[in-house]
RNA sequence: GUCGGGGUAGCUCAGUUGGUUAGAGCGUAGGACUCAUAAACCUAAGGUCGGCAGUUCAAUUCUGCCCCCCGGCA
Numbered sequence: 001g002u003c004g005g006g007g008u009a010g011c012u013c014a015g016u017u018g019g020u021u022a023g024a025g026c027g028u029a030g031g032a033c034u035c036a037u038a039a040a041c042c043u044a045a046g047g048u049c050g051g052c053a054g055u056u057c058a059a060u061u062c063u064g065c066c067c068c069c070c071g072g073c074a
Base pairs, nucleotide, nucleotide: 001073002072003071004070005069006068007067010026011025012024013023019057028044029043030042031041050066051065052064053063054062
């Protein structure tokens, strides 16, 4: 340089062939339980869905460019 895959919560990831609440597990905080701690239980907080533009009534999803990570080829 080129081709492919990926970027979504603090971490690991799912997701919707465009549609009205964006989720799970772990973690964190609180509660309840316990003599106490842990585990298991209940609840909650936490997201510009990498960035900018375009298409659309509507974009996390489609399109273009850019940035970052991984891999193949050269």